A computed fold for a 270-nucleotide part of an RNA from a Candidatus Eiseniibacteriota bacterium, annotated as large-subunit ribosomal RNA, domain VI. Rfam family: Bacterial large subunit ribosomal RNA. Clan: LSU clan. The prediction has a mean pLDDT of 90.
[in-house]
Context: one part of a larger RNA
RNA sequence: CGGAGGAUAUCUGAGAGGGGCUGUCCCUAGUACGAGAGGACCGGGACGGACGAACCUCUAGUGUACCGGCUGUCGCGCCAGCGGCACCGCCGGGUAGCUAUGUUCGGUUGGGAUAAGCGCUGAAAGCAUAUAGGCGCGAAGCUCGCCUCAAGAUGAGAUAUCCCGUUGGGUAAAACCAACCUAAAGGCCCCUUGGAGAUUACAAGGUUGAUAGGCCGGAGGUGUAAGUGGUGCAAGCCAUUCAGCCGACCGGUACUAAUCGGCCGUGCGG
Numbered sequence: 001c002g003g004a005g006g007a008u009a010u011c012u013g014a015g016a017g018g019g020g021c022u023g024u025c026c027c028u029a030g031u032a033c034g035a036g037a038g039g040a041c042c043g044g045g046a047c048g049g050a051c052g053a054a055c056c057u058c059u060a061g062u063g064u065a066c067c068g069g070c071u072g073u074c075g076c077g078c079c080a081g082c083g084g085c086a087c088c089g090c091c092g093g094g095u096a097g098c099u100a101u102g103u104u105c106g107g108u109u110g111g112g113a114u115a116a117g118c119g120c121u122g123a124a125a126g127c128a129u130a131u132a133g134g135c136g137c138g139a140a141g142c143u144c145g146c147c148u149c150a151a152g153a154u155g156a157g158a159u160a161u162c163c164c165g166u167u168g169g170g171u172a173a174a175a176c177c178a179a180c181c182u183a184a185a186g187g188c189c190c191c192u193u194g195g196a197g198a199u200u201a202c203a204a205g206g207u208u209g210a211u212a213g214g215c216c217g218g219a220g221g222u223g224u225a226a227g228u229g230g231u232g233c234a235a236g237c238c239a240u241u242c243a244g245c246c247g248a249c250c251g252g253u254a255c256u257a258a259u260c261g262g263c264c265g266u267g268c269g270g
Stems, first nucleotide, its partner, number of pairs: 001152001005163007015149004021049007033038001051106005059100004066093005071086006110144003117137005164269001165180005181267001186264004190206005211257003214253005220246003227240005
C1' cells in the first nucleotide's frame, strides 16, 4: 500500500515445511520342517543404539552483581575492623538464568488408493485363461492422519462484538457538492518493564495501578558476623550464634517511579 467504511477478538486452511530410522534378547517353541546337524513363518513382550524436541525435579557444569577463607602491598592516625590493587589476586562453595553429560517425550497404531506380486468370477476362443467386462488382496513408498507456519490464498475467506451527522443543493434512488457541527470505536506517541528482544516487533502494565525499584515475609546460598564476655603466657579457642551477610527466585505491600498530556483515526460506507 492492497484486501470497496473503520475497529477489536477468535477462527477456517488453499498451500508449505517437519517427522518417517533401526538392533539385540525373551515367549510362542527346541514346536512346524529335517535322518541329523540345525531351526522358523505368523503373533506377543522386554531392553537398547543413533537422531530429534522440550525442560531443569534429579545428576553435572557455568554462575566477574552472593557467602566464606588466604597472601602481598597501599590506604582509612594506631589496635581491632574494613576498603583498593594484584587474571574475578588466589582458593572453597553457590541461587536464578543458560546448559548436557541430566530428565521427559517422539518415530507408532490406524483409514484410503496403489507397485511388484497373489487371487475370484469370466468370455473373445463350447476348453483354458487373474482381464477383455466386473471384483478382491497386497509395500519402509503415495495420500489422510501427528507437529509447525499459513488469507499478499490479489481466488486477499469466515464468525462474534464495537463505532460513526445535521441542514441545504443534487438524483428516480445513490454518487456527488457546500456550510456548520463533530473527532467515535480503536490505535499510536510517551513512560514503568520482561516471560520478549540487535533496532524494531512481541508480551505485561501506566494510579479504577503490583509494571519496575524500595521495604516486609519466604525460599535458597554461605557457614556461625561484628562487638562483648570467658579462658589460655601466647598462637588461639569457647559462649552469645543453625549466627551474620545475602543477585536474578516465590509472594505481599502504593513508600518511589509509570505525572500531566499530545497525535492519528471521522461522520452509515458503488